[in-house]
RNA sequence: CCAGAUGGUCGGAUGACCGCACUGCAAGGUGAGGAAAGUCCGGGCUCCAGCAACAACGGCGCCGGUUAACGGCCGGCCAGCGCAAGCUGAGGGAAAGUGCAACAGAGAAGAGACUACCUUGGCCGCAAGGCUGAGGCAAAGGUGAAACGGUGGGGUAAGAGCCCACCGCUGGGCUGGUAACAGCACAGGCAAGGUAAACCCCGCCGGGAGCAAGACCGAAUAGGAGUGGCCAGGUGUGUAGAUCGGGCGUGCCCGGUAUCCGCACCGGAGGCGUUGCCCUCGCUGCUCGGGUUGGUCGCGUGAGGUGAGUAGCAAUACUCAUCCCAGAUGAAUGGUCAUCUCCGCCGCAAGGCGCAGACAGAACCCGGCUUACAGACCAUCUGGUUUU
Numbered sequence: 001c002c003a004g005a006u007g008g009u010c011g012g013a014u015g016a017c018c019g020c021a022c023u024g025c026a027a028g029g030u031g032a033g034g035a036a037a038g039u040c041c042g043g044g045c046u047c048c049a050g051c052a053a054c055a056a057c058g059g060c061g062c063c064g065g066u067u068a069a070c071g072g073c074c075g076g077c078c079a080g081c082g083c084a085a086g087c088u089g090a091g092g093g094a095a096a097g098u099g100c101a102a103c104a105g106a107g108a109a110g111a112g113a114c115u116a117c118c119u120u121g122g123c124c125g126c127a128a129g130g131c132u133g134a135g136g137c138a139a140a141g142g143u144g145a146a147a148c149g150g151u152g153g154g155g156u157a158a159g160a161g162c163c164c165a166c167c168g169c170u171g172g173g174c175u176g177g178u179a180a181c182a183g184c185a186c187a188g189g190c191a192a193g194g195u196a197a198a199c200c201c202c203g204c205c206g207g208g209a210g211c212a213a214g215a216c217c218g219a220a221u222a223g224g225a226g227u228g229g230c231c232a233g234g235u236g237u238g239u240a241g242a243u244c245g246g247g248c249g250u251g252c253c254c255g256g257u258a259u260c261c262g263c264a265c266c267g268g269a270g271g272c273g274u275u276g277c278c279c280u281c282g283c284u285g286c287u288c289g290g291g292u293u294g295g296u297c298g299c300g301u302g303a304g305g306u307g308a309g310u311a312g313c314a315a316u317a318c319u320c321a322u323c324c325c326a327g328a329u330g331a332a333u334g335g336u337c338a339u340c341u342c343c344g345c346c347g348c349a350a351g352g353c354g355c356a357g358a359c360a361g362a363a364c365c366c367g368g369c370u371u372a373c374a375g376a377c378c379a380u381c382u383g384g385u386u387u388u
Stems, first nucleotide, its partner, number of pairs: 001384010012340007020031004033359001037370002040368005045210004050277005057206005062076005077091001078089004092201002097199002099195002114141002117136008149167006168190001169188003173184004214297004224288007233266006241260001242257007268281004304323008342357001343354004
């Protein structure tokens, strides 16, 4: 100097005047983002749900750490891509089962002989060679995305893990590591390939709805009227009530009844997809009609920001110090002027002109992910070339 990789910062500043919103007695103070976006995850918060187990449904899926939690982040292992720095991974299981792989090809999972190769018999031919039957063979060629281990050698009529070496695979063992895993030696000729972002199996996790949540105030001739459907069961028992008769001591005693009523058991319905426990005794359709379109709160002091130190490879945690940084509700956060600065153009330069110029505006809040982004920078690393 060229090419590339990773991480990050800014994306205007200052002053004056005028204007707006919130806050404050006032002086005064504060006032759209790195993504406020998408609504994809996780929570805080609010309300509802009786408890538990199971099922269904959904999410995640190598190991360890971090966090309020996560499908996030950090570190590592393995695999693939890349010369490398690095990037990507929906990363458990194919020997539980099912499915799928068009076409081509002999044959696509415990398959297979098209062209060939070898041995042998017969026929034709001067010969080279051709045709055909039987047997052997799966190494060579071909088809295909993929062909039932690979390379080399030996052996064989020709061939084959048939045998051998190395690689691969399987098995247990040893070493290192918290682990995922890695390495080493030994034994074994060893084979049922791929695909699970196909169904499925395994492990772990998961109530629902959402600030238009929710609370309060205010508001109603009205705590409304009419009509329909389903259920409202059975048995036993009884004096706390109810009722009948008798007695008298006038509010007590005795006896009976079971229509109402109390209790118990069984059943029905609901709380619940199923079961068990527990709780309740009614549920529901249609028509007419009154109020509710208002106000206050929720609403920003919080898993908060910033700085330093300690621990850690890091994510992050802890300690100390310091700060308060929008709360609107048809919806504020703006306009003008001046200066500086970035950028673009002209110019040798001085300087001049243009001019904030990308993506884009809070609405309960926070931690993430994803997407969009003109331009200007910073740091570290990789490869190449050249000079000193």
Record summary
This is a predicted structure of a 388-nucleotide RNA (Bacterial RNase P class A) from Micavibrio sp. UBA2400. The model forms 93% of the base pairs in the Rfam consensus. Model confidence (mean pLDDT): 75 of 100.